[in-house]
Context: one part of a larger RNA
């Protein structure tokens, strides 16, 4: 190479653009590189393969014979694949038109709740827990009331719901601005698909610089449990959580199931769009059903079904996602990845 895998056994890149590469829709002529027929040479001899034959047989050997396939060259064929010139509209994609969404930034502004500050009523508790104390309170708490200020996150609507390529996205209004979808048809006329490297985006935490800073709360104290309590519980609290500029780049980044196209029974429901009703079109969703798969469990038009392009990955446990080296990163650490050894 042929070959077996990849939902749970080892294995899908986080996630998307895309370069080189692989793969590609109908047709019409031409070329003849791929292909296919065929000639001519060529691939010493020995050796292998077939027949005869020679030592008593065999090994072993002497003779005759035949391909097959392989490079070079000449000829011819033209379906397929490939170049090259020209047409095509289904793919694909722009234009119109209508329409959706928490789909992105930015700006303003809403109200309900906490927390503190002031005053006001008022008097001894309050708080917390399984029970307690630690803590706050007569320098007047706690509970009400006004008023203010301040910083974060938006009940209800709300849902098996919607958006977004993932990460994510939820009080309003404004602007800007990406994208789906449905319609009926103008155009453009294979412009696609997938992608090694490459680039961008990527939650939480973290870091670097400035701001902020109500609550909550890693480290910390303190109080309780306990033999101990470096915990769970409680009462205190600092970095963070917020913003702004810039790293970082990993997560059960899960649906543990790459992405694109065809194909194959039902049934329900929800968005949107046409449509007078019934239909229909696209997205989503759900039953878990038909065929068919799977080791099973479950999958089941949103496939793990039947095939097709095309990228990734896996090849026993541990050792190990570790060393080394090289790149990245301010560090934290990341990417990349092994061996002895051991069972």
């Nucleotide at each position: 190479u042929u070959g077996g895998g990849c939902g749970u056994a080892a294995a899908g890149g986080g996630u998307c653009u895309g370069u080189a590469g692989g793969c590609g829709g109908u047709u019409u002529u031409u070329c003849a590189a791929g292909u296919c027929c065929u000639g001519u040479u060529u691939c010493a001899a020995a050796g292998a393969c077939u027949u005869c034959g020679g030592c008593u047989u065999a090994a072993c050997u002497g003779a005759a014979g035949g391909a097959a396939g392989g490079g070079a060259u000449g000829g011819g064929a033209u379906a397929c694949u490939g170049g090259a010139a020209g047409a095509c509209u289904c793919g694909a994609g722009u234009g119109g038109u209508a329409u959706c969404g928490a789909g992105g930034c930015u700006a303003c502004u809403g109200g309900a709740a906490u927390u503190u500050a002031u005053a006001g009523u008022g008097u001894a508790g309050g708080g917390g827990u399984a029970a307690a104390a630690u803590c706050c309170g007569u320098g007047g708490a706690u509970a009400c009331u006004a008023u203010a200020a301040a910083g974060a996150a938006c009940a209800c609507c709300a849902a098996g719901g919607g958006c977004g390529a993932a990460a994510g996205c939820u009080g309003g209004u404004a602007g800007c601005u990406a994208g789906g979808u449905g319609c009926a048809u103008a155009c453009u006329g294979a412009c696609g698909c997938u992608g090694a490297g490459a680039g961008a985006c990527g939650a939480a935490a973290g870091c670097u610089a400035g701001g902020g800073u109500a609550g909550c709360a890693a480290a910390u104290c303190a109080g309780a449990u306990u033999a101990g309590a470096g915990a769970c519980c409680u009462g205190a609290g600092u970095a963070g959580u917020c913003c702004u500029a810039g790293c970082c780049g990993u997560a059960a980044a899960c649906u543990a199931u790459g992405u694109c196209u065809g194909c194959u029974a039902a049934u329900c429901c929800c968005g949107c769009g046409a449509u007078u009703u019934u239909u229909u079109g696209u997205g989503g969703g759900a039953u878990g059903c038909a065929a068919g798969c799977u080791a099973a469990c479950g999958c089941g038009u949103u496939a793990a079904g039947c095939a097709g392009a095309u990228c990734g990955c896996c090849u026993g446990g541990g050792g190990a996602g570790u060393a080394c080296a090289g790149c990245c990163g301010c560090a934290a650490g990341g990417c990349c990845g092994a061996a002895a050894c051991u069972c």